RNA sequence: GGGCCUAUAGUUUAACGGUAAAACGGCGCAUUCGCAUUGCGCAAAUGGCAGUUCGAUUCUGCCUGGGUCCA
Numbered sequence: 001g002g003g004c005c006u007a008u009a010g011u012u013u014a015a016c017g018g019u020a021a022a023a024c025g026g027c028g029c030a031u032u033c034g035c036a037u038u039g040c041g042c043a044a045a046u047g048g049c050a051g052u053u054c055g056a057u058u059c060u061g062c063c064u065g066g067g068u069c070c071a
Stems, first nucleotide, its partner, number of pairs: 001070007010024004018054001026042005047063005
């Protein structure tokens, strides 16, 4: 330099083109003499810029990061 794959909460994973789901973690409340456990609740995410579409996490292009292969 070129080919391919990939990017979603702090982490790990879901999601027919139509209101983004959960687990762990975090915070609050209850439970306890206290801690732990347990139960309930809350906050938290689609890498960036464009295109297609009535509508994009999803399809397309480019950029950026990561992985892999070739030179």
Molecule: transfer RNA
Organism: Parcubacteria group bacterium CG2_30_36_18